[in-house]
RNA sequence: CGAGUAAGCCAGACAGUCGCGGGGCGAGACCGAAAGGUCCGCCAUGAGGAAAGUCCGGGCUCCACAGGGCAAGGAUAACGGGUAACGCCCGCCGAAGGCGACUUCAGGAAAAGUGCAACAGAGAUAUACCGCUGCGCUGUGCGCAGUAAGGGUGGAAAGGCGAGGUAAGAGCUCACCCAUCGGCUGGAGACAGUGCGAUGCUGUAAACUCUAUCCGGAGCAACACCGUGGUGGAAGCAGAUGGUCGGCCCGACCGCUUCCGGGAGGUGGCUUGAGCGUGCCGGCAACGGCGCGCCUAGAUAGAUGACUGUCAAAUACAGAACCCGGCUUACAGACUUACUCGUGCU
RNA sequence: GGUGUCAUAGCCAAGUGGUAAGGCAAGGGACUGCAACUCCCUGACUCCCCAGUUCAAAUCUGGGUGACACCUCCA
Numbered sequence: 001c002g003a004g005u006a007a008g009c010c011a012g013a014c015a016g017u018c019g020c021g022g023g024g025c026g027a028g029a030c031c032g033a034a035a036g037g038u039c040c041g042c043c044a045u046g047a048g049g050a051a052a053g054u055c056c057g058g059g060c061u062c063c064a065c066a067g068g069g070c071a072a073g074g075a076u077a078a079c080g081g082g083u084a085a086c087g088c089c090c091g092c093c094g095a096a097g098g099c100g101a102c103u104u105c106a107g108g109a110a111a112a113g114u115g116c117a118a119c120a121g122a123g124a125u126a127u128a129c130c131g132c133u134g135c136g137c138u139g140u141g142c143g144c145a146g147u148a149a150g151g152g153u154g155g156a157a158a159g160g161c162g163a164g165g166u167a168a169g170a171g172c173u174c175a176c177c178c179a180u181c182g183g184c185u186g187g188a189g190a191c192a193g194u195g196c197g198a199u200g201c202u203g204u205a206a207a208c209u210c211u212a213u214c215c216g217g218a219g220c221a222a223c224a225c226c227g228u229g230g231u232g233g234a235a236g237c238a239g240a241u242g243g244u245c246g247g248c249c250c251g252a253c254c255g256c257u258u259c260c261g262g263g264a265g266g267u268g269g270c271u272u273g274a275g276c277g278u279g280c281c282g283g284c285a286a287c288g289g290c291g292c293g294c295c296u297a298g299a300u301a302g303a304u305g306a307c308u309g310u311c312a313a314a315u316a317c318a319g320a321a322c323c324c325g326g327c328u329u330a331c332a333g334a335c336u337u338a339c340u341c342g343u344g345c346u
Numbered sequence: 347g348g349u350g351u352c353a354u355a356g357c358c359a360a361g362u363g364g365u366a367a368g369g370c371a372a373g374g375g376a377c378u379g380c381a382a383c384u385c386c387c388u389g390a391c392u393c394c395c396c397a398g399u400u401c402a403a404a405u406c407u408g409g410g411u412g413a414c415a416c417c418u419c420c421a
Stems, first nucleotide, its partner, number of pairs: 001342008010333001012311007020046002023043004028039004048317001052328002055326005060219004068249003073215005079091004093107001094105004108210002113208002115204003129151002131147007159177002162174003178200005183194004223268004232260006242254003262420003275294008347417007356370003364401001372388005394410005
C1' cells in the first nucleotide's frame, strides 16, 4: 500500500426567525361564589438504534389465594457459568467452512419401541437379475444348491484396502486403518488420549416417540376511582347437565349469549427505573460489588416541524403511546481500535 | 395499541412429506345453414417471497411481505 476479519461508536453541527407538546414561574388579562379554566409573557425541556416485527423472557393489573389433583398440550436441548428471567449473553467442547484472522451449527437419544424410504432396482433391512462355481438333466440351454468379490439401480446396498484361503467366494483368517461400546489415564465437565478387550450396527426424531428441565389464563381497549344520562325491547340456552377460571374432577361465585335501540365526560394507572454516566476493586469474559454525580418525552385525534446562512455535501432506515431485558428484520454515510493474509522497501 | 386467521391458474377450491384433484371462466375442435345447448382437447416452468431440515417440501421449521377479522364502558 492492497485485500479482509472482529469489536465499538456516531446517526448532521452551529447561529438566527417563526410554530407546536407537556412542565415551572408571573404582584399579567378575562371568566367564576370557590375550586379552577382560557389567553398572554418569560424560563429550561421534548423520539430511536432500531421507537418496527410482536418472536422470547419479566415487572404491573385482574381473573379464586394462582391455583389442590389428573390428563392433554406447548417450549427448550453438548458442558460450565452469568442474569430478576429467558429460547438471551460469556467461556469452553465437538462438527463443518476458510491459507489465515475468524465464522456457522434446531448440537440429547436411531444399540427401548413404532412408522416412512415414492420412482428406479433382483433386493430398502432383507435379497440371487446378470455374472462366478458345483451337481443333475440332457444338450449348448433348463433346474437345484452355493456365493454379496465383479456388473447394474439408487440419496442410501451389509466397515475400507491388501494378502492368505476356497469349487467359486465371503472378517472365514491375518496385517494396517476406521467406527461404536467397555476398561484405564487426564480434565470441574462436555470431552480428549489409549501398542488393552469386545463388536462391525442404513437413513430419518424441523415423523410418532423416549429422556431431562420449565410453563395457570388474559392483557394498559389490563385495571381502579369520580361524575352525567339511562335502568329499554326481542330471541335463544339454563334452573346446575349452564357460565366465570379456554380440558376433566374437587372447590368458590353467578344467570349467560345474540340482535335492535339509547348514552359516553374526567382522573389515576404514566414514567425514578433490574435507570444513566464515571472511578476503583473481583472475574479470561458475560457480569458483579462499592463510592461519587445526574434526572432525561408522557400525548389522548395525538407535539418534536418549517425557513435562512456557514461547514465540499445534509441524504439512510425510520416517529414514543404502560414499562424494562433480549432476539430478529430495515438502514445512506462517517470514524476508532485490535488482528490476519499478500506485495514492496529498510 | 392488543389478539387471531389466511395466502394454491383470471375466480372458487381440494390436497398436510413421494408426478398439485375438481368446478366456473378463457382458447381450440366437433355438432349446426349460423348460433345456443352438448361432447372432446388445452393449461400451475415460481403453490406470496427468502433461507433451512430431508434422498425428496405446496405440506415440516425459522425469517420477511400482504390481506382480512375481532377486542372499550354504562352491561